[in-house]
RNA sequence: UUUUGGCGGAGGCAAACCAUUCGCAAGGGUGGGACGCAAAACCUCCGGUCCUGGUAAAAUAAGGGAUAGCGGGGUUGCCAAA
Numbered sequence: 001u002u003u004u005g006g007c008g009g010a011g012g013c014a015a016a017c018c019a020u021u022c023g024c025a026a027g028g029g030u031g032g033g034a035c036g037c038a039a040a041a042c043c044u045c046c047g048g049u050c051c052u053g054g055u056a057a058a059a060u061a062a063g064g065g066a067u068a069g070c071g072g073g074g075u076u077g078c079c080a081a082a
Stems, first nucleotide, its partner, number of pairs: 002082005012037002017032006035069001041075003045072003048067005
């Protein structure tokens, strides 16, 4: 460096839910909490999903946004073995 695997040891993250707060919303921050995770670390480049948009109400589209714990891709990375 590459591949494979994560039972044990060390260390890390933290779903649902609750409180609080920001946002029109999807959803985000903080604290509690642990379902899980070897990339559940970071990045919206591609696809998906969701919100907004639009309409009398729907539907389709442009535009804007969310999701990296939906998948692909990129960058980095713990332990062990070969």

This is a predicted structure of an 82-nucleotide RNA (c-di-GMP-I riboswitch aptamer).
Its Rfam family is "c-di-GMP-I riboswitch aptamer". Rfam describes the family as follows. GEMM was predicted in a large-scale screen for bacterial structured RNA regulatory elements.
Its mean pLDDT, the model's own confidence on a scale to 100, is 81.